[in-house]
RNA sequence: AAUCGGAUGGUCGCUCUUUAUUGAGAGGAAAGUCCGAACUCCACAGGAUAAGGUGCCUCCUAACAGGAGGACUCAUUAAGAGAUGGAAAGUGCAACAGAAAGUAAACCGCCUAUGAAUAUAGGUAAGGGUGAAACGGUAGUGUAAGAGACUACCAGGAAAGUUUGAGAAAACUUUUGCUAUGCAAACCCCACCUGGAGAAAGAUCAAGUAACUUUAUGUGAUCCGCAUUUAAAAGUGGGUAGAUCGCUUGAGCCUAUUAGUGAUAAUAGGCCUAGAUGAAUGACCAUCGUUCAGGUUUACUGAAUACAGAAUUCGGCUUAUAGAUUAGCC
RNA sequence: GCGAGAUAGCUCAGGCGGUCAGAGCGUCGGAUUCAUAACCCGGAGGUCGAGAGUUCGAGUCUCUCUCUCGC
Numbered sequence: 001a002a003u004c005g006g007a008u009g010g011u012c013g014c015u016c017u018u019u020a021u022u023g024a025g026a027g028g029a030a031a032g033u034c035c036g037a038a039c040u041c042c043a044c045a046g047g048a049u050a051a052g053g054u055g056c057c058u059c060c061u062a063a064c065a066g067g068a069g070g071a072c073u074c075a076u077u078a079a080g081a082g083a084u085g086g087a088a089a090g091u092g093c094a095a096c097a098g099a100a101a102g103u104a105a106a107c108c109g110c111c112u113a114u115g116a117a118u119a120u121a122g123g124u125a126a127g128g129g130u131g132a133a134a135c136g137g138u139a140g141u142g143u144a145a146g147a148g149a150c151u152a153c154c155a156g157g158a159a160a161g162u163u164u165g166a167g168a169a170a171a172c173u174u175u176u177g178c179u180a181u182g183c184a185a186a187c188c189c190c191a192c193c194u195g196g197a198g199a200a201a202g203a204u205c206a207a208g209u210a211a212c213u214u215u216a217u218g219u220g221a222u223c224c225g226c227a228u229u230u231a232a233a234a235g236u237g238g239g240u241a242g243a244u245c246g247c248u249u250g251a252g253c254c255u256a257u258u259a260g261u262g263a264u265a266a267u268a269g270g271c272c273u274a275g276a277u278g279a280a281u282g283a284c285c286a287u288c289g290u291u292c293a294g295g296u297u298u299a300c301u302g303a304a305u306a307c308a309g310a311a312u313u314c315g316g317c318u319u320a321u322a323g324a325u326u327a328g329c330c
Numbered sequence: 331g332c333g334a335g336a337u338a339g340c341u342c343a344g345g346c347g348g349u350c351a352g353a354g355c356g357u358c359g360g361a362u363u364c365a366u367a368a369c370c371c372g373g374a375g376g377u378c379g380a381g382a383g384u385u386c387g388a389g390u391c392u393c394u395c396u397c398u399c400g401c
Base pairs, nucleotide, nucleotide: 001326002325003324004323006288007287008286009285010284011283012282014025015024016023027307031318032317034316035315036314037313038312039198040197041196042195051194052193053192054191055190056070057069058068059067060066071084072082073081074080085189086188090187091186092183093182094181107128108127109124110123111122112121113120114119136154137153138152139151140150141149155179156178157176158175159174160173161172162171163170164169202245203244204243205242211236212235213234214233215232216228217227218226219225252271253270254269255268256267257266258265259264289305290304291303292302293301294300331401332400333399334398335397336396339355340354341353342352348386357373358372359371360370379395380394381393382392383391
């Protein structure tokens, strides 16, 4: 680093299922809810802004902040590690110490002038000291002393070009004294991405009760109207209680072959593998395995057997994990 | 399925990265008083929930866990 995550049988129960006591019944993480999707409803001409996220290149994938291979940087004896665009677009910050913390600077030192001298006025970034970090390094020329001020070599940057590569990038050549610090998990710039809510989504059926309509009864010569629910019947109605669907056949699993360095993809064959909702998956027994202890040490006895417990479903990541295995790496 | 928070014994600031760890109450000592309380003076008490990372430097920024509260 990868893989596995005790085995077999019996009895009694529980959930779903079946013509049938017929068949099935927790995981590698079912966990955290940290990313990405499916699905459903709501919103939505189009464009821009805001807000948030991601950030070397190529590929894989439904998609991703995931994975594979590479580039660059860093580190180790080695297996390795890396949120890695831009600090030369702009703004900001760099405490304390220190002379000075980013277009500026003179504390000590060095040099010049004045002066008897303390000192004063200038020049100077070679040397000292401070700090996480001090504006290239070495040698020479030069100078009052010095300095890329100049020269040679070395290191780096920028611009232009050539070659290699699919690309990130690498190698080389020329020019330019250009030396330009760090921080973007500070604001920001650039490129790309993102509508919101979430199975308590959402859909179907539908008691009781409210309301309404018609009939009925009463009033009335008749119609309208009014009254009657403690005093009748039928219907409409919204969708509460409740029931059902969503719900498990799926970007599915297993085996083999082929393509590819690989992630992965294609083809062929086979398989159906929980679906609860006041929420099942349990209890006991027997044998074996593993670990520990005792022991009269090939016997026997006793104890323990990790992390943990599905709730719409997938792909990842992260975290927890006794013990075992590896003809995986060092 | 979502959203907040954790700083002294208690309740809370600090969230612009630096000598910035602070306030009130409480507690300890002193002073005052015949004595106690109040008032006054002074002190102690914190590894900022845990572990990593970014940075010269993290209570503060990022990530992963733990716990608490709410819808």

Record summary:
Predicted 3D model of RNase P RNA and transfer RNA as a complex of 401 nucleotides. Rfam match: Bacterial RNase P class A. The family's RNA type in Rfam is ribozyme. Gene Ontology terms of the family: dimeric ribonuclease P complex, tRNA processing and ribonuclease P activity.